[in-house]
Predicted 3D model of a 684-nucleotide part of an RNA (large-subunit ribosomal RNA, domain II) from a Minisyncoccota bacterium.
Lineage of the source: Bacteria > Bacillati > Minisyncoccota.
Model confidence (mean pLDDT): 83 of 100.
It matches the Rfam family "Bacterial large subunit ribosomal RNA".
Context: one part of a larger RNA
RNA sequence: GCCAACGAGUGUAUGUGUGCUGCCUGGUUAAGGUUAAUAACUGGAGCCCAAGGGAAACCGAGUGUGAAUAGCGCGCAUGUAGUACAUAUACGACCCGAAACCAAGUGAGCUUGCCAUGAGCAGGGUGAAGCAAGGGUAAAACUUUGUGGAGGCCCGAACCCACGCGCCGUGCAAAACGCGGGGAUGACUUGUGGCAAGGAGUGAAAAGCUAAUCGAACUUGGUAAUAGCUGGUUCUCUCCGAAAUAGCUUUAGGGUUAGCGUCAUGUGAUCCUUUUGGGGGUAGAGCACUGGAUGAGCUGAAUAGGGGGAAACCUCGUCAUCUCUAUCAAACUCCGAAUACCAAAAGUUACAACAUGGCAGUGAGACCGUGGGGGCGAAGCUCCACUGGUCGAAAGGGAAACAGCCCAGACCCACAAUUAAGGUCCCUAAAUUCAUAUUAAGUGCAAACAAGGAGGUGAAAUUUCUCUAACAAUCAGGAGGUUGGCUUAGAAGCAGCCAUCCUUUAAAGAAAGCGUAACAGCUCACUGAUCUAGAGAUUUUGCGCCACAAAUGAUCGGGGCUAAAUAUGAUACCGAAAUUUGGGAUUUCUAUCGUUAAGAUAGGAGUGGUAGGAGAGUAUUCUACUCUGCGUUGAAGGUAAAGGGGUAACCCAUACUGGAGCGUGUAGAAGCAAGAAUGUUGGC
Numbered sequence: 001g002c003c004a005a006c007g008a009g010u011g012u013a014u015g016u017g018u019g020c021u022g023c024c025u026g027g028u029u030a031a032g033g034u035u036a037a038u039a040a041c042u043g044g045a046g047c048c049c050a051a052g053g054g055a056a057a058c059c060g061a062g063u064g065u066g067a068a069u070a071g072c073g074c075g076c077a078u079g080u081a082g083u084a085c086a087u088a089u090a091c092g093a094c095c096c097g098a099a100a101c102c103a104a105g106u107g108a109g110c111u112u113g114c115c116a117u118g119a120g121c122a123g124g125g126u127g128a129a130g131c132a133a134g135g136g137u138a139a140a141a142c143u144u145u146g147u148g149g150a151g152g153c154c155c156g157a158a159c160c161c162a163c164g165c166g167c168c169g170u171g172c173a174a175a176a177c178g179c180g181g182g183g184a185u186g187a188c189u190u191g192u193g194g195c196a197a198g199g200a201g202u203g204a205a206a207a208g209c210u211a212a213u214c215g216a217a218c219u220u221g222g223u224a225a226u227a228g229c230u231g232g233u234u235c236u237c238u239c240c241g242a243a244a245u246a247g248c249u250u251u252a253g254g255g256u257u258a259g260c261g262u263c264a265u266g267u268g269a270u271c272c273u274u275u276u277g278g279g280g281g282u283a284g285a286g287c288a289c290u291g292g293a294u295g296a297g298c299u300g301a302a303u304a305g306g307g308g309g310a311a312a313c314c315u316c317g318u319c320a321u322c323u324c325u326a327u328c329a330a331a332c333u334c335c336g337a338a339u340a341c342c343a344a345a346a347g348u349u350a351c352a353a354c355a356u357g358g359c360a361g362u363g364a365g366a367c368c369g370u371g372g373g374g375g376c377g378a379a380g381c382u383c384c385a386c387u388g389g390u391c392g393a394a395a396g397g398g399a400a401a402c403a404g405c406c407c408a409g410a411c412c413c414a415c416a417a418u419u420a421a422g423g424u425c426c427c428u429a430a431a432u433u434c435a436u437a438u439u440a441a442g443u444g445c446a447a448a449c450a451a452g453g454a455g456g457u458g459a460a461a462u463u464u465c466u467c468u469a470a471c472a473a474u475c476a477g478g479a480g481g482u483u484g485g486c487u488u489a490g491a492a493g494c495a496g497c498c499a500u501c502c503u504u505u506a507a508a509g510a511a512a513g514c515g516u517a518a519c520a521g522c523u524c525a526c527u528g529a530u531c532u533a534g535a536g537a538u539u540u541u542g543c544g545c546c547a548c549a550a551a552u553g554a555u556c557g558g559g560g561c562u563a564a565a566u567a568u569g570a571u572a573c574c575g576a577a578a579u580u581u582g583g584g585a586u587u588u589c590u591a592u593c594g595u596u597a598a599g600a601u602a603g604g605a606g607u608g609g610u611a612g613g614a615g616a617g618u619a620u621u622c623u624a625c626u627c628u629g630c631g632u633u634g635a636a637g638g639u640a641a642a643g644g645g646g647u648a649a650c651c652c653a654u655a656c657u658g659g660a661g662c663g664u665g666u667a668g669a670a671g672c673a674a675g676a677a678u679g680u681u682g683g684c
Base pairs, nucleotide, nucleotide: 001684002683003682004681005680006679011091012090013089014088015087016086017085018084019083020082021081022080023079026048027047028046032042033041052059053058062074063073064072065071094232095231097229101222102221103220104219105218106217112196113195114194115193116192117191118190119189120188121186123155124154125153126151130147131146132145133144134143135142159183160182161181163180164179165178166177198214200210201209202208235617236616237615238614239613240612245258246257247256248255249254259362260361261359262358263357264356265355266354267353270352272347273346274345275344276343277342278341284335285333286332290329291328292327295324296323297322299320300319301318305316306315307314308313365391366390367389368388369386370385371384372383373382374381396407397406398405411584412583413582414581416580417579418578422574423573424572425559426558427557431571433570434569435568436567437566438565444561445560452546453545456543457542458541459540460539461538462537463536464535465534473530474529475528476527477526479503480502481501484498485497486496509524512523513522514521585607586606587605588604589603590602591601592600593599618673620670621669622668623667624666625665627663629662630661637657638656639655640654643652644651645650
């Protein structure tokens, strides 16, 4: 891991609600008695009911309060016993699951410390004290040599330990093995026996160790401890169908009450829609108030300060009122919607609404749209609102794929039809459809990417020049006074300063640029000729271009496309579980028939669904009765996708196996249904 078996809302007591039954001359007994008996009988103590109000006296369909005959509060209908189901409370209370707490015991054959008694430590080295002899001294001290054999001394086996690395790591091993390492006469190691223990021992102290267990051992008991936590909780079909919000909470992942669901009973249009009538101060707008903020002007002010002037004063500036101009505001308003809300009337209504009661679940929500707060007008961010939408609890079609987007809400069957969103070259169902344009960038066919830049290209508008010849091109001229004056080494159109005239002309600047040391030289403006019909400037706008860089190989889903792109129109077609068509099932309402019927017929409206509520069934075991049922001429059980019935759970038949019991119907009672619980046991 798989298979099989086992495996979770039960019992008692007491309430409440609903159904059913008995009695209602109100109902009913408890213990006990009696009895073969748990049956029947007895037993009326007691309980519920029959009147309430008040603290009470007390009064009484009323009473309390109160001065009150007022008002207000509570009353003026709900019989009882049993039984089934549902649910609450107390108990283990649907099942499994702690870490813990307490008590009584068992442990020091492991390990810690101690006590008693034993044992062990190859070999080598060093050479303390002391002693002896010699030297030395007054005697000592001192010194030399020898002897001697000390030491938590040195090197190093046994023995003890465990510092590094390797190996092992379903191991040889729940700590080993290999190579090195430390101690090795000592605070050494070790045998045997003994002593000390659970809030206690022991500890050269690590909260170490106390039998592979230690920040409180182990065993048994209290004990089914408790668990607002996690997991699991077993057959079918039908009807309806939520919530993720608010108040309070040692509360925030839990509760309680309300909200939202369902079922029953009741009310009977109260819901909803339209119309009419209301109040408002939001969106917007505005500046009339409160404030913010721009420019101009008048006037006033001993109005900080700067400038000019001898001063008077002038000028800039400062503050304030007023006028004009252009504005901003959640906590501004001279104004002011749409919606929403309230009331009345009418209308529709098998939908709804409301009241009382039984039973819940929910109280982690998510995204999208809109209006707002926070944030950075960031977030697949966060917090509100809309009784918005979808998902949650919703399948189908589209968006390549894609809970929350778009279309659309699946009772069942059909090889029928029409459409929605979205599409129609191929993958891939349907237009290589029609019309007019644009784009040349593979732009685009996918949501999205700025400032800035550019004779890309289309459209529209305004305007200038132009057959008295424009624009472009080509040819020619572009001069003289003069090298203007000044400055300068020089300054001659062209370093710089000043002036910028006159003449000849078709035209020609005291010069727009290049150039020279300065001249020279080359162009330009300007003019003529040749040529010939449009040429230039500005604004708005469509589609494109650059700007444009990311990490494994790229992308419109792909192929690919110059339309199969983009824009504006048009007509066809495809396209879903939508709608329609044919057949069937079922819920509910109305009508008719039917004594009633969970019957029939017709018509209407329905039949997605998690938590959850309600209803109807299937299956298992046992009990009672029944079929005066079945069975060795073969029961139960097992195997077999294929026959029949039922919407389904499931039932029946048949064949083989099996070898002794089993079923139908009606009631009743439960150890009553398995796929999950790191479930338990067994098998493989």